[in-house]
RNA sequence: AAGACGAAAAGGCAAACCCGCCGCGAGGCGGGGACGCAAAGCCAUGGGGCCUCCAAGGGCCAGCCAGGCUACCGAA
Repeated sequence: AAGACGAAAAGGCAAACCCGCCGCGAGGCGGGGACGCAAAGCCAUGGGGCCUCCAAGGGCCAGCCAGGCUACCGAA
């Protein structure tokens, strides 16, 4: 120095729920609020869930599992 790992420290994110707005809807955005999170940062590739649709197709989530990329700190 790097990798693994996760004590401490500095911080970070933000579930449910409530309010407002957008959307047919899933859901998204803003504010409040914290259940939790060492990647709860990014991607949506596979599985998964949801919406729309007669179907085909299209859309959404991802803080469920797997995968990829990046990253703060530094005890054992």

Record summary:
Predicted 3D model of a 76-nucleotide RNA (c-di-GMP-I riboswitch aptamer) from Actinotalea sp. M2MS4P-6. The model forms 94% of the base pairs in the Rfam consensus. The organism belongs to Actinotalea, within Bacteria. The coordinates come from a structure-prediction model, not an experiment, and the mean pLDDT is 89.